The prediction has a mean pLDDT of 90. This is a predicted structure of an 85-nucleotide RNA (c-di-GMP-I-GGC riboswitch aptamer) from a Bacillota bacterium. The sequence was found by an Rfam model in a public genome assembly.

RNA sequence: ACCGCUAAGGGCAAACGCCGUGAAAGCGGCGGACGCAAAGCCACGGGUCUAAAGCCUACGGGCCAUGACAGCCGGGUUGCCGGUG
Numbered sequence: 001a002c003c004g005c006u007a008a009g010g011g012c013a014a015a016c017g018c019c020g021u022g023a024a025a026g027c028g029g030c031g032g033a034c035g036c037a038a039a040g041c042c043a044c045g046g047g048u049c050u051a052a053a054g055c056c057u058a059c060g061g062g063c064c065a066u067g068a069c070a071g072c073c074g075g076g077u078u079g080c081c082g083g084u085g
Base pairs, nucleotide, nucleotide: 001084002083003082004081011036012035016031017030018029019028020027021026034071040077041076042075044074045073046072047069048068049067054063055062056061
């Protein structure tokens, strides 16, 4: 530097349930495991979700991120074990 076929020590934890938090999306805790070799970290590019405040409105609603998602893709960055060079 590349790879994850084998092993070991392990790690994380989807859905769902309960509690908390939030306007919501979502997030945190506990339980729980669908999966994951970066499912560690960073909203930088794309994408997606939400729409409180604000704006518009024909009053039905619409627009909008300053709010989120790293387990959507790309990028950046750090790193365990093993293998190959």